[in-house]
Molecule: Lysine riboswitch aptamer
Organism: uncultured Rossellomorea sp.
RNA sequence: UAAUAGAGGCGCGAGUAUGAUGAGUAUCUUCUUUGAGAAUAUUGGAUUCCGGGAUGAGAAGAGAAAGGCAGAUCGCCGAAGCAGAAAAUAGCCAAUUCUAUUUUUUGUUGGGUCAGCAUUGAAGAAAUGUUGAACUGUCACAAUGAAAAAGUUGUGGAGCACUAUUG
Numbered sequence: 001u002a003a004u005a006g007a008g009g010c011g012c013g014a015g016u017a018u019g020a021u022g023a024g025u026a027u028c029u030u031c032u033u034u035g036a037g038a039a040u041a042u043u044g045g046a047u048u049c050c051g052g053g054a055u056g057a058g059a060a061g062a063g064a065a066a067g068g069c070a071g072a073u074c075g076c077c078g079a080a081g082c083a084g085a086a087a088a089u090a091g092c093c094a095a096u097u098c099u100a101u102u103u104u105u106u107g108u109u110g111g112g113u114c115a116g117c118a119u120u121g122a123a124g125a126a127a128u129g130u131u132g133a134a135c136u137g138u139c140a141c142a143a144u145g146a147a148a149a150a151g152u153u154g155u156g157g158a159g160c161a162c163u164a165u166u167g
Base pairs, nucleotide, nucleotide: 001167002166003165004164005163006162009077011076012075013074014073016072018070019069027062028061029060030059031058032057033056037049038048039047040046041097042095043094044093045092080109081108082107083106084105085104086103087102088101089100090099091098110136111135113133114132115131116130117129118128119127120126138157139156140155141154142153143152144151
C1' cells in the first nucleotide's frame, strides 16, 4: 500500500405492514349572511369556475392524507447524518424563480447519552447545528506495574481510523 474478514452499542439506516399524532384539521355537502371576484406554487401567459352568486364569515352534517414519530421486521458497521454545488424528472405553457424526488460530487462528523441555546417542525414528538459534561470503542504516548504481559491512571489522535489474515 492492496485485497479479504471483523469489532464498537441506549450503534446506523430503510422499504413494508401496524400504531399514535396530524385532526374533528384539510376537504365536501346543506343553511344563513356578504356581494365580485376566484383557482391552477411564483411572475408572465393560457385555461377553467363565477349575479343560476365568486370570495369572506357563521352554523350543522360527513370527514381524510402526506411529511415527521414509535416499536416490529429487514438490511447493515461511513453504518449514516448534516451543509454546499451540478444535472435530470415532476408540478397546464415559458423561466438564471420556487417546491418535491433522484443521481453525481465536495466538505464535515469515531459512537451514542444528558443539559443549555438556536433552527426546523402542527407538536409538550422528533431532528439538525452549536456549547458544555461525563460515558464508550480503538490506537499512540507518559506514569504505575522491581523486568515482560495483563491491569490501572492521565494526555492526545481520528472512521482515509482500529483489529486479524494474505500479498